This is a predicted structure of a 347-nucleotide part of an RNA (small-subunit ribosomal RNA, central domain) from a Lewinellaceae bacterium. The prediction has a mean pLDDT of 88. NCBI's taxonomy places the organism under Bacteria, Pseudomonadati, Bacteroidota, Saprospirales, Lewinellaceae. RNAcentral holds the full RNA, with entries from SILVA.
Context: one part of a larger RNA
RNA sequence: CUGGGUUUAAAGGGUGCGUAGGCGGCUUGUUAAGUCAGAGGUGAAAGCCCGGCGCUCAACGUCGGAAUUGCCUUUGAUACUGGCAGGCUUGAAUUGGGUUGAGGUAUGCGGAAUAUGGCAUGUAGCGGUGAAAUGCAUAGAUAUGCCAUAGAACACCGAUUGCGAAGGCAGCAUACUGGACCUUGAUUGACGCUGAGGCACGAAAGCGUGGGGAGCGAACAGGAUUAGAUACCCUGGUAGUCCACGCCCUAAACGAUGUUUACUCGAUAUUCGGCCCGUAGGGUUGAGUGUCUAAGGGAAACCGAUAAGUAAACCACCUGGGGAGUACGUUCGCAAGAAUGAAACUC
Numbered sequence: 001c002u003g004g005g006u007u008u009a010a011a012g013g014g015u016g017c018g019u020a021g022g023c024g025g026c027u028u029g030u031u032a033a034g035u036c037a038g039a040g041g042u043g044a045a046a047g048c049c050c051g052g053c054g055c056u057c058a059a060c061g062u063c064g065g066a067a068u069u070g071c072c073u074u075u076g077a078u079a080c081u082g083g084c085a086g087g088c089u090u091g092a093a094u095u096g097g098g099u100u101g102a103g104g105u106a107u108g109c110g111g112a113a114u115a116u117g118g119c120a121u122g123u124a125g126c127g128g129u130g131a132a133a134u135g136c137a138u139a140g141a142u143a144u145g146c147c148a149u150a151g152a153a154c155a156c157c158g159a160u161u162g163c164g165a166a167g168g169c170a171g172c173a174u175a176c177u178g179g180a181c182c183u184u185g186a187u188u189g190a191c192g193c194u195g196a197g198g199c200a201c202g203a204a205a206g207c208g209u210g211g212g213g214a215g216c217g218a219a220c221a222g223g224a225u226u227a228g229a230u231a232c233c234c235u236g237g238u239a240g241u242c243c244a245c246g247c248c249c250u251a252a253a254c255g256a257u258g259u260u261u262a263c264u265c266g267a268u269a270u271u272c273g274g275c276c277c278g279u280a281g282g283g284u285u286g287a288g289u290g291u292c293u294a295a296g297g298g299a300a301a302c303c304g305a306u307a308a309g310u311a312a313a314c315c316a317c318c319u320g321g322g323g324a325g326u327a328c329g330u331u332c333g334c335a336a337g338a339a340u341g342a343a344a345c346u347c
Base pairs, nucleotide, nucleotide: 004318005317006316007301008300012315014201015200016199017198021194022193023192025088026087027086028085029084030083031082033081034080035077036076037075038074039073040072041071042070049065050064051063052062053061054060091191092188093187094186095185096183097182098181099180100179103177104176105175106174107173108172109171110154114150115149116148117147118146119145120144121143125136126135162169163168206247207246208245209244210243211242215241216240220236221235222234223233258314259313260312261311262310263309266292267291268290269289270288271287272286273285274284275283276282277281296303297302320347321346322345329340330339331338332337
């Protein structure tokens, strides 16, 4: 180098955009770089290999051949790849019309609940548990009614739903804004795919500065339980959870399944469109989301047009367990730490 793999055995990067690179639709002409053919030069000798010959054989020696798969020059071939020039429309994109949705950002508003405060009614308990106690309460609690204030989250609708690249997104309204899909014509004319580095985004927790703080609640305190109870249960409760700005950059970041394209029997449900018949409804055609399956695949579980089937392009990753995602070095970070990432030794 070839050969094997990556749902669950080791292995898909958290996600996207994109540089270099790799790969790339149909067709005409030209070129002849790759490619193929002929010729020449070179590829030292020895050695290796093959066939002879000589030492009585062999080792050894010697002669000839082959090999030296390469490089250079030259003459040709032109299917394919490449270069150059031109054309095409099916890939890709733009535009017209229409649709859809918890997609994003900002601002404003709403009701229920909770908590606190005020006033009123009212009196001895409340609360909590398996049972209790800590706790609250005659300084009037709990309960009930009215008023006020505050913060956070949005019951029902709600779904096997939808949207988003992923993380994720749910009260209502408005403004701004990204995408996707359908449809017919028009336009550009390969403008494409992937993507090492790079850049951007990236739940929760955590960090910095300033706010906010109702409920919940690491730490902490108390009460229980228990042999003990640094827990599970109860009463409290600080960071935090919330907002703004700036960091952190990790997750079972999961479909444990990279992206793109083509092809491969059906059934059924559902979301959003187009068309037809049209009363219900049915048929058909696209784009999604689920379930069940033929072929096929798979160690099996299972996958099965949303493939883990059949193929192609490009990237990432794997190579026994432990040591170890550790040490060292480097980069990043305020820190926490993250990224990269061994070896000895051992089984």